A computed fold for a 1452-nucleotide RNA from an uncultured bacterium, annotated as small-subunit ribosomal RNA. Its Rfam family is "Bacterial small subunit ribosomal RNA". Model confidence (mean pLDDT): 84 of 100.
RNA sequence: AGAGUUUGAUCAUGGCUCAGAGCGAACGCUGGCGGCAUGCUUAACACAUGCAAGUCGAACGGGGGGGAAACCCCUAGUGGCGAACGGGUGAGUAAUAUAUAGGAAUCUACCUAGUAGUGUGGAAUAAUUAUUGGAAACGAUAACUAAUACCGCAUAAUCCGGAAACGGGAAAGGUGCAAAUCGCUAUUAGAUGAGCCUAUAUCCGAUUAGCUAGUUGGUGGGGUAAUGGCCUACCAAGGCUGUGAUCGGUAGUCGAUCUGAGAGGAUGAUCGGCCACACUGGGACUGAGACACGGCCCAGACUCCUACGGGGGGCAGCAGUGGGGAAUAUUGGACAAUGGGCGAAAGCCUGAUCCAGCAAUGCCGCGUGAGUGAUGAAGGCCCAUUGGGUUGUAAAGCUCUUUUAUUAAGGAAGAUAAUGACGUUACAUAAUGAAUAAGCACCGACUAACUACGUGCCAGCAGUCGCGGUGAUACGUAGGGUGCUAGCGUUGCUCGGAAUUACUGGGCGUAAAGCACAUGUAGGCGGAUUUGUAAGCUAGAAGUGCAAUCCCUUGGCUUAACUAAGGAACUGCUUCUAGAACUGCAAGUCUUGAGUAUGGUAGAGGAUAGCGGAAUUUUUAGUGUAGGGGUAAAAUCCGUAGAUAUUAGAAAGAACACCGAAAGCGAAGGCAGCUAUCUGGGCCAUUACUGACGCUGAGAUGUGACAGCGUGGGGAGCAAACAGGAUUAGAUACCCUGGUAGUCCACGCCGUAAACGAUGAGUGCUAGGUGUGCGGGUCGCAAGACUUGCGUGCCGUAGUUAACACGUUAAGCACUCCGCCUGAGGAGUACGGUCGCAAGACUAAAACUUAAAGGAAUUGACGGGGGCCCGCACAAGCGGUGGAGCAUGUGGUUUAAUUCGAUGCUAACCGACGAACCUUACCAACUUUUGACAUUGCAGGUUCAGGUCGCUCCAGAAAUGGGCGAUAGUGAGCAAUCACACCUGUAACAGGUGAUGCAUGGCUGUCGUCAGCUCGUGUCGUGAGAUGUUGGGUUAAGUCCCGCAACGAGCGCAACCCCCUUUCUUAUUUGCCAGCGGUUCGGCCGGGGACUAUAAGAAUACUGCCAGUGACAAACUGGAGGAAGGUGGGGAUGAUGUCAAGUCAUCAUGUCCUUUAUAAGUUGGGCUACACACGUGCUACAAUGGUGCCUACAACGAGAUGCAAUACGGUGACGUGGAGCAAAUCUCAAUAAAAGGCAUCCCAGUUCAGAUUGCAGUCUGCAACUCGACUGCAUGAAGAUGGAAUCGCUAGUAAUCGCGGAUCAGAAUGUCGCGGUGAAUACGUUCUCGGGCCUUGUACACACUGCCCGUCAAGCCAUGGGAGCUAAAUUUGUCUUAAAAUGAUUUGCCAACCGCAAGGAGGCGAUUAUUCACGAUCGGUUUGGUGACUGGGGUUAAGUCGUAACAAGGUA
Repeated sequence: AGAGUUUGAUCAUGGCUCAGAGCGAACGCUGGCGGCAUGCUUAACACAUGCAAGUCGAACGGGGGGGAAACCCCUAGUGGCGAACGGGUGAGUAAUAUAUAGGAAUCUACCUAGUAGUGUGGAAUAAUUAUUGGAAACGAUAACUAAUACCGCAUAAUCCGGAAACGGGAAAGGUGCAAAUCGCUAUUAGAUGAGCCUAUAUCCGAUUAGCUAGUUGGUGGGGUAAUGGCCUACCAAGGCUGUGAUCGGUAGUCGAUCUGAGAGGAUGAUCGGCCACACUGGGACUGAGACACGGCCCAGACUCCUACGGGGGGCAGCAGUGGGGAAUAUUGGACAAUGGGCGAAAGCCUGAUCCAGCAAUGCCGCGUGAGUGAUGAAGGCCCAUUGGGUUGUAAAGCUCUUUUAUUAAGGAAGAUAAUGACGUUACAUAAUGAAUAAGCACCGACUAACUACGUGCCAGCAGUCGCGGUGAUACGUAGGGUGCUAGCGUUGCUCGGAAUUACUGGGCGUAAAGCACAUGUAGGCGGAUUUGUAAGCUAGAAGUGCAAUCCCUUGGCUUAACUAAGGAACUGCUUCUAGAACUGCAAGUCUUGAGUAUGGUAGAGGAUAGCGGAAUUUUUAGUGUAGGGGUAAAAUCCGUAGAUAUUAGAAAGAACACCGAAAGCGAAGGCAGCUAUCUGGGCCAUUACUGACGCUGAGAUGUGACAGCGUGGGGAGCAAACAGGAUUAGAUACCCUGGUAGUCCACGCCGUAAACGAUGAGUGCUAGGUGUGCGGGUCGCAAGACUUGCGUGCCGUAGUUAACACGUUAAGCACUCCGCCUGAGGAGUACGGUCGCAAGACUAAAACUUAAAGGAAUUGACGGGGGCCCGCACAAGCGGUGGAGCAUGUGGUUUAAUUCGAUGCUAACCGACGAACCUUACCAACUUUUGACAUUGCAGGUUCAGGUCGCUCCAGAAAUGGGCGAUAGUGAGCAAUCACACCUGUAACAGGUGAUGCAUGGCUGUCGUCAGCUCGUGUCGUGAGAUGUUGGGUUAAGUCCCGCAACGAGCGCAACCCCCUUUCUUAUUUGCCAGCGGUUCGGCCGGGGACUAUAAGAAUACUGCCAGUGACAAACUGGAGGAAGGUGGGGAUGAUGUCAAGUCAUCAUGUCCUUUAUAAGUUGGGCUACACACGUGCUACAAUGGUGCCUACAACGAGAUGCAAUACGGUGACGUGGAGCAAAUCUCAAUAAAAGGCAUCCCAGUUCAGAUUGCAGUCUGCAACUCGACUGCAUGAAGAUGGAAUCGCUAGUAAUCGCGGAUCAGAAUGUCGCGGUGAAUACGUUCUCGGGCCUUGUACACACUGCCCGUCAAGCCAUGGGAGCUAAAUUUGUCUUAAAAUGAUUUGCCAACCGCAAGGAGGCGAUUAUUCACGAUCGGUUUGGUGACUGGGGUUAAGUCGUAACAAGGUA
């Protein structure tokens, strides 16, 4: 410090997620030791049991015990002090709290210091005794008694009251022989502690906006320790609130803790300060102090005891129990230390505290060994290229050590004379022996670390992206590795990263975000200058900011954690002093901001009234006749009852052509015929005046299109709804014919729009250029030029921006104020509130779902977008297919099998260049198992066995098995023997046309022989990318030229290669024969090379020449010459890539599967089936023809298991026989066929056509039944030119005619070639299809076979409404009043004082009034749960219906 994730890629926006640190944690796996800390976060739920506050006999009387006594000890009770501390908890509390800083009207036991006293009387009472009630708790009556208990009197001040006079007002003694000491009373001061008041700070909600009646203040009185409405009577009507009152929700608060660079954010365990509470609610008493955790009274809930009459209790003290919970410890020891209470003291008490126990809960420290050791051991369910690698110096082995552990005997400090729970202490010593001690998570990226096996969208993983559908580094296991380590992971929570709430430190044209516009209140901000002031501000000083914590230094535990001391710091608050620049405040002055006056000026600015013409419609009258209207085409509709058209007149309503414009005006909405009246604002110029009067603007108020609503008018045209006609699969639409609200006017509502410049208002500053509207100035005769102000456009510099773009009319640079935003959906929805007649508007969530949603730009692809161009693409033509019969392939069906593959173009006479057997892969039956085929090892066998050959041998369908006869291996060596070969057995292995073409190589198809596809350097852009390759021309062509931030280059194009076309040279047999000679008349022979031909070489064509066009280019058009002219014709040649295109069945090959079978062999069958559908062909339908006869002219080729002549036989297929030929010689081969000539047929199912069938044959072949071809005779089907649709072809082409080859024993209508005859048409590019380039739009990128919307149906989830039901909180009023307080009354009772007494004072009790807790009740408000039914919402691979959006998305 960042990273992952939206996209094909990019930038930016924006959310989600991760890496860090932390915790009073919990869970999973694991676990050696020690130190220091920490340990119910939930039920302030309920609690058994024990303990947690007592002490004093030196205050008192009594009782008991001991003792011979003196005396000592114990003690219930009276009395004193304490129990208000210490300890616990955080329920309540948003201010009666806390923090910080101050204040005045107070009290303070014990303590300290000072002063003065402590004299003298009295009356009771508990204990106790007696009687007695009660189960108990606890009492009742009578009698006795003491005090430091209680009450007088005296005295008293520096005490209290009072102006003063004067009045009031205290005490207690104990111990001790004594000295003395501890007390007591009054008072002053201090210290400590406490009470009260003020300021500031202190969570969320406005879907809580008004609250308040003792309320705010005053006076009198009361009350308190003390101020005060604290209480009361009267008077006044105040007080709080947008700087958030009131109400609701949540919460103890601070020092601090965690995090963070900081600012901040979160938290408030342990430790410390303060507060509050003590079963719930209320109340007072005592006391210095309480409205009191282990006190009292009352009420309530719960619980316990009970003799049913009545009583007892309060662990949020320490342990502990139940319960709740993911979860939190021992019913321990000791007062030794520190501290507290009491006491004169000894001492007693102390679950405060100090210790121990439990828990890896955290932090810190230590250990689980160290050194050496390579045969790199063995082993591994590890990997593997089969050599090895890895685990791994790891182990073993050898040499050491003993922290820890165990055992043993020592042994502190904590204590100062004594007292030590801890304590089997810490610590040190000795002995034993490597001995007692390693796990957890992860290994796709983020993120350090990889392989194998298993699994096969299953099981599973996952923080995000995502992984898994047969080669998973992502699941599970193993080996290996990485990280941390007595821990490691997971989960939860907090901060960080997140500048993702932005004070530091963000934004708002298009990403979320400027209110529709204005006026204006509060508020915020504010021109120049002078003086004063000192609130802000700055500086210095003082006080405070508890301690602890954090930081620094030093010290103590072996170190560290921990801890001690010192320092710094605590960024704060308060007070004082000083300063005066800036802001504020006060008082003056000024004119530049703002405004006023004066003179001009433009304008659809607003309101009202009047007027006008054109058009539409209706209507009257005329003319006139059959249509009109409408559409892509129609129909509904109107019209012979006279329409449409046309002429003239009338009526009505609405809107204002031309001018007219990126023009003008207005705050915006908006405003358009003309005239008048009234009226708002702007701009310019001039001088004068006022003197900051300004800007913005939460709330508020006003204005505010269309549509809509209310009342009343009006209604020509147009036109939601509605009706009809079309279209359509449907058409509740688009189109057409009609048509009502409405549109218009008046008045009143509504208050919203993509109310947009998607751009708030104001001020200042920052290059220009060019239009336009309205003013002014200077110059000029004018045209006009220059200049100035305000508006309104375009282009553009700097700058800004994610980019697009903005750019003096800013989205630039700054300032002021307001509004708004914080992922997407849910949702601008629900609920609540306000407004509205309603429609609805404004305000405005949450649950839940999700990893994206969105912006700009880029490259592609696509478009029922555009432009340019090309192609037998269309058009123009010729001939076909689709109809018939047959051939052939495919689908389907059938079958034991009909083997397999190919399936739009780019499968379908395709693989197959040729299935009777074989082929053959399929089916049935039979047979074999190291195998039909390859290599190797081992064992055996060697010429007897086996092999080979033969047989008219046997069984069998054959394979196969058996029989008979014959036969003989190779090499080395003298030989034995060895090697090879062969055979048998055995082991490795063979074999597979089995699977996967979506694991692959190779090969191939297709776009497409289309003109494209790229690279280097440079430049532009943040970037993806662009440029080059675009543009202007041109071409068949990214072909060439020109231009250009490009310059070059590569693969393609073209050319180079082959064939044909022309010529020449050379050569001349097997080819040729012009001329010469011969001839059997056949180039046959002599001969010849002229010609043809053959086959070698060369030449030719290049827009080279001319003219025109073009840009002086490239090039095009035309021409000349030429055999050929603009690529001369044809072929081969196929860029980057696309289709997971095709092929595992040509071949090769990974993996998987099979191994007496999915391998191998044999016979027979099948691939040839047949209701049907499709493709490709052949033959025809006839006269441009058929048939018969006669008669011409080819080329390419093939031939030895071959082609076969002549001859003979047969009607013929063919047979017999065989010359010649391994070929320019011979043969196929003939007579090429069509063509031509003559004859005939005469338009008919025919002398067309030939299917089908019968009979008879030929040939091939072991074999023609399933299932061959051909021949002859006979038979003679459909078919008379073919619907929708569709194919080929641009010249030696189509069409037509025959010939040959490959495959092949035989078997072409297919295929590959060859030549003969030989056309028509192309205006042209509107349309169809395909393609190329440029451009445009895009929500597509698996790329339009794309994307995507809504209803319905189904599952699940959360939520709104809902008759109600239910629980809780809060509250006005009323009732009831317990205890208590206060007041009143008192016929009750009473020791102290007064009084001789009666009685008084005073107290207790009783009654009653007021206040009031709990409770009850009529209502209100708020919140939660539930609820038949119901509303929408979200979500869920493959449901239904359509196709709304994205391209002009097919109606923008």